Small-subunit ribosomal RNA from a sediment metagenome, 1480 nucleotides, folded computationally. The RNAcentral record of the sequence draws on SILVA.
RNA sequence: AGGGUUUGAUCCUGGCUCAGGAUGAACGCUGGCGGCGUGCCUAAUGCAUGCAAGUCGAACGGUCUGAUUUAUCAGGUAGUGGCGAACGGCUGAGUAAAGCACAGGCAACCUACCCUGAAGUGGGGAAUAACCCGCUGAAAGGCGGGCUAAUACCGCAUAUACUCUCUCUGAGGAAUCAGUGGAGAGGAAAGCCUUCGGGCGCUUGAGGAGGGGCUUGUGUCCUAUCAGGUAGUUGGUAAGGUAACGGCCUACCAAGCCAGAGACGGGUAGCUGGUCUGAGAGGAUGGUCAGCCAGAUAGGGAAUGAGAGACGGCCCUGACUCCUACGGGAGGCAGCAGCAAGGGAUAUUGCGCAAUGGGCGAAAGCCUGACGCAGCGACGCCGCGUGGGGGAAGAAGGCCUUCGGGUCGUAAACCCCUUUUCUUGGUGAAGAGCAAGGACGGUAGCCAAGGAAUAAGUCUCGGCUAACUACGUGCCAGCAGCCGCGGUAAUACGUAGGAGGCGAGCGUUAUCCGGAAUUACUGGGCGUAAAGGGCGUGUAGGCGGCUCUUUAAGUUGGCUGUGAAAUCUCCCGGCUUAACUGGGAGGGGUCAGCCAAAACUGGAGGGCUAGAGGGCAGCAAGGGAAGGCGGAAUUCCCGGUGUAGCGGUGAAAUGCGUAGAUAUCGGGAGGAACACCAGUGGCGAAGGCGGCUUUCUGGGGUGCAUCUGACGCUGAGGCGCGAAAGCGUGGGGAGCAAAGCGGAUUAGAUACCCGCGUAGUCCACGCUGUAAACGGUGGAUACUAGGUAUAGGGGGUAUCGACCCCCUCUGUGCCGAAGCUAACGCUAUAAGUAUCCCGCCUGGGGACUACGGCCGCAAGGCUAAAACUCAAAGGAAUUGACGGGGGCCCGCACAAGCAGCGGAGCGUGUGGUUUAAUUCGAUGCAACACGAAGAACCUUACCAAGGCUUGACAUGCUGGUAGUAGGAAUCCGAAAGGAGGACGACCCCGAUUCGUCGGGGAGCCUGCACAGGUGCUACAUGGCUGUCGUCAGCUCGUGCCGUGAGGUGUUGGGUUAAGUCCUAUAACGAGCGCAACCCUCGUCCUGUGUUACUUUUUCACAGGAGACUGCCCAGAAAGUCUGGGAGGAAGGUGGGGAUGACGUCAAGUCAGCAUGGCCCUUAUGCCUUGGGCGACACACACGCUACAAUGGAUGGUACAGAUGGUUGCUAAGGAGCGAUCCGGAGCUAAUCCCACAAAGCCAUCCUCAAUUCGGAUUGCAGGCUGAAACUCGCCUGCAUGAAGUCGGAGUUGCUAGUAACCGCAGGUCAGCAUACUGCGGUGAAUACGUUCCCGGGCCUUGUACACACCGCCCGUCACGUCAUGAAAGCCGGCAACACCUGAAGUCGAUGAGCUAACCCUAUGGGAGGCAGUCGCCGAAGGUGGGGCUGGUGAUUGGGACGAAGUCGUAACAAGGUAGCUGUACCGGAAGGUGCGGCUG
Repeated sequence: AGGGUUUGAUCCUGGCUCAGGAUGAACGCUGGCGGCGUGCCUAAUGCAUGCAAGUCGAACGGUCUGAUUUAUCAGGUAGUGGCGAACGGCUGAGUAAAGCACAGGCAACCUACCCUGAAGUGGGGAAUAACCCGCUGAAAGGCGGGCUAAUACCGCAUAUACUCUCUCUGAGGAAUCAGUGGAGAGGAAAGCCUUCGGGCGCUUGAGGAGGGGCUUGUGUCCUAUCAGGUAGUUGGUAAGGUAACGGCCUACCAAGCCAGAGACGGGUAGCUGGUCUGAGAGGAUGGUCAGCCAGAUAGGGAAUGAGAGACGGCCCUGACUCCUACGGGAGGCAGCAGCAAGGGAUAUUGCGCAAUGGGCGAAAGCCUGACGCAGCGACGCCGCGUGGGGGAAGAAGGCCUUCGGGUCGUAAACCCCUUUUCUUGGUGAAGAGCAAGGACGGUAGCCAAGGAAUAAGUCUCGGCUAACUACGUGCCAGCAGCCGCGGUAAUACGUAGGAGGCGAGCGUUAUCCGGAAUUACUGGGCGUAAAGGGCGUGUAGGCGGCUCUUUAAGUUGGCUGUGAAAUCUCCCGGCUUAACUGGGAGGGGUCAGCCAAAACUGGAGGGCUAGAGGGCAGCAAGGGAAGGCGGAAUUCCCGGUGUAGCGGUGAAAUGCGUAGAUAUCGGGAGGAACACCAGUGGCGAAGGCGGCUUUCUGGGGUGCAUCUGACGCUGAGGCGCGAAAGCGUGGGGAGCAAAGCGGAUUAGAUACCCGCGUAGUCCACGCUGUAAACGGUGGAUACUAGGUAUAGGGGGUAUCGACCCCCUCUGUGCCGAAGCUAACGCUAUAAGUAUCCCGCCUGGGGACUACGGCCGCAAGGCUAAAACUCAAAGGAAUUGACGGGGGCCCGCACAAGCAGCGGAGCGUGUGGUUUAAUUCGAUGCAACACGAAGAACCUUACCAAGGCUUGACAUGCUGGUAGUAGGAAUCCGAAAGGAGGACGACCCCGAUUCGUCGGGGAGCCUGCACAGGUGCUACAUGGCUGUCGUCAGCUCGUGCCGUGAGGUGUUGGGUUAAGUCCUAUAACGAGCGCAACCCUCGUCCUGUGUUACUUUUUCACAGGAGACUGCCCAGAAAGUCUGGGAGGAAGGUGGGGAUGACGUCAAGUCAGCAUGGCCCUUAUGCCUUGGGCGACACACACGCUACAAUGGAUGGUACAGAUGGUUGCUAAGGAGCGAUCCGGAGCUAAUCCCACAAAGCCAUCCUCAAUUCGGAUUGCAGGCUGAAACUCGCCUGCAUGAAGUCGGAGUUGCUAGUAACCGCAGGUCAGCAUACUGCGGUGAAUACGUUCCCGGGCCUUGUACACACCGCCCGUCACGUCAUGAAAGCCGGCAACACCUGAAGUCGAUGAGCUAACCCUAUGGGAGGCAGUCGCCGAAGGUGGGGCUGGUGAUUGGGACGAAGUCGUAACAAGGUAGCUGUACCGGAAGGUGCGGCUG
């Protein structure tokens, strides 16, 4: 610091997503040790049990125990009393302010214990608990009588000070304060201990410290779909209340107070120091620790007290739990442990007061779940370890492999060493101050011994992102953070090997910040990507010209205070280090106070005129409103002329017309709109405004520089205006025309086209308030090169005057520099450079929607979400492709012609069907007489049946074999094959008595490796091929242009068959293609001359010449080139062939061959016999033969070329009607043979007929090949004689020696050719031309296409899933309101009942008090109608999503009717139409 993801590629916009850090975490797998931290985030749910606040006998009476020297001592204790219990500890429910944070104030306050200093502590009284007695209750407890003490309670005295009233002096602006000024009034106390020195207390007042109360300023979340709130409300007066101010409370008076700088309401939330993240600014957060607040089962209340409205106190009301004798009682873990529940989830019912701290006490001491420790949890941070060195036959084994090897890997084994850790044993702290006292703890540490011993996992390996192979699986199982993997070769799933990362952890999930400049203060935008309000006016607000003086609010500087500690940063130190921790310094603010400055902003005062406004003068204009007038045209009515049509369309029809239309002439009526002028011309803020004229009225510009003197700019809300459509009321209605009706078109046509036609369009008044209301560009001001056009005005010059020319202001356009922009583009009318103000945007869809609110008569408008869903949606530009876009050009592409095909019969191929099998492949052009240059067996791959299993064929290895290998008769069998076994070898070496013997090889047998496969995949491949297309294209280097994809070159003007050439040119060159080079034919020459010719020519072979726009003319600026001509055998590439650029079609071929992978292995291999590939209702394709007289038949007769031939061609001669046979000469070929070419020509017959056309089909008889012609060959003869009389829609070939017609040959082949490949013979017609069909090339244009139009894509309907709105209702929650009832309790009233202290005139009375009763308030409860909010709901609305559903074709190209748009109507649906608008 960035990366991935929209596209074929690019740039931009923009979202999604990843890498980082963090956590009170949880989950999965794993787990050695230690230190320091940390641990119910959920149910502020409920709690068993134990503990968490007591202490003081030196306040008091009593009582108990012990010791006794019998008077005491020591120890304890229920109760009275004092102090504490308001701290400490827990939790975060509530709380958006009565809180908190920072900074202030109290002249409006309180403060126990503590400290300092001042004064005092005299003298009395009456009770009461404990205790005793009695009663009562289940209990908790209660009641009555009697006795008693105090530092408990009550009077009295005293009063420095204190309080109150009055007064004096001083201070202050005042409220008021100060005074060791004065006067008057008022109110205190307690004792205990003692070593007798005193100590501790008590009372009053003053001060301090610390603590608290109140109050002010500023800051403190979301929501305006919460806009008005408020009656004690705001203020005043008086009284009350409080420690104290205060509507805090009450009465009365006034009507205020708060609010767009967000009141009120709703939602959420304890706040802060800090913490996490971030470069920072910020964002998020508030667990542990610390400060504050709040709470203690829910709610209310007071009493006590210095302090509480009190967690471990009281009273009352609820809920809940427990006890009960049913009468009544008890309780409150959000203290520490612990239990249950909830939950993904959070610990021990531990030890100790040794330390720190707290309460009480004179003290000893007691208490302390605060705290110190320990336990549990890898929950976090930090540290350590699981060994170190050597060790290659690179072991075994695993995995991969191209089979060579590679890798795990010095890794292991093995050798040497060490002991952190571990185990055992020993020793053993600091923490403790002046002594004793240590929970932790026999812990940390130290010493010794033992032994590599006790100790490694987890995630990932397609890209982002470090790390790759094999197998399995086969869109399955699965993965996935995003992009995306998986459909038989998966580095993406699972497993294994290997590798990478981190490591006692690793990964996942959740959440926060970051990356995200993706809310932009730092630091973004709004022409087209999301985004300028339709336009104006103007309120609040924001901002504001020049100059002088002043002020000091902002601003700036300095000083002071504060910003607690902890945290953070730096330095130093302590634990072996670190985490952790101690000390010091620093940092931290919208803070407060004081002093100073005065430039800028603000405030105050004065001045100015450049902004703004007024005045005067003349100017232009479809600016607005109302009235009047005019002509042209349409329609209608009347009349005339006139006759059969008119009208309308692509073509028609509906319609109108003989009842007289259309046409034409005259007259009339009525409504609407104003041709020409007319113009990127004018006016207006926008919408908008167009005949002429009158009245009223608004704005603008120019000139003068006359007046005012900043009066300005913008503008949230508000108010006004606002096309068309639409609505209401009333008119009007010619034309046009939604809807509607009819006619066409069409598969349909709710459309486009045609004929009618109603609202409406018009007017008046009112409403609506929206548009592509657009320059898709808010307003204002200033500045920043020019050029040009135009409208209005002014000036100069010129002129008699106008025009012209020059300058200038304002408006409207075009071009263009700098600059800006993603690009397109904008450019003084900015989208440039700046300032001010307003509006608006933050991914696409859902959604210009729902709900709520406001407006509207309605239609509807304004405001405006969420759930859910996607990874994109988009802008500009690029290259292609495409277009029922345009331009140019070419091609037997059309046209002009000739001959065909499509109809018939037959042949062949294919589809289909059939079959045991009809083997397989090829399937638009570019499959279909194609692979196949030739299926009777073979071929053959198919089927049936019968057989073989190392195999029909190859190589290697092991073992075996001697009458071995081979193999005749004979038997089974269809054959293959199986039995059988007469006979019977070969090569090499040695020995040999030549009979043979020994060894080896080959062969054979057996077994193992393997062979074999026309089995699958052409979508794993090589090679080869087809096609676009013999079309003229396809690219590169360097340079230049562009951010880039890319462009330029290769485009333009000419020209060509051609990217052929010329020319122009930011291009210059080059490559693959074109052309040429090659072969062949045509002319000539030379040479050679067998078998050809023989006279040359011809012919054959070899070599050469010739043609190059070379020459002439014309066209044109030139050049290329074009047209004509000469010469020439040939003339403008002379004809033909070979030759096929970059690429496209996942085109074709695994069955020609090769080949990866997969599959079969007594079979998917191999052999054999027979069958099939030849089937046959049918459909298509390629052909042959015909339909006849330009013919057929018969007879005669003429002329080729190119081939082939020894397993061959086969002559002469002979036989046969013939196929053919006999025969065998010649020929290894310019010699011989196939081999007579046919059409043609000369004759004769046929005479238009299904025939003397046509030959299918069938019968009989023959021939040939071949083991074999039944399925299933060819030929011959005789007989038979079918369809067919020129072929619908449509479609094919061909531009000259071509088409057409005619025959000949060859390959394949034993035989079989209508096919294929060649050869020659005869030998045409036509081309005006490029409008159209098809294909192609170049340029250009549009595009929402890029799998590229066989593209993309819209809506209804049907099905499934999901979320959501409405809905008769139903069920909850929350906060208020009204009324009723009303506990405890304070306050008030009363108090005839009760009453110790004080007073009196004393059996009593008074003062005071208490009970009781009543009243106000009052928690809770009840009733009621509303509000807000949530759940659910038959049914219903739309929405989103979902490999292959239905209907259409709306949009993207002129998308086939240009599209879009507001509105209205209509229609299954996209949508159509009307009116107005926009160009996107």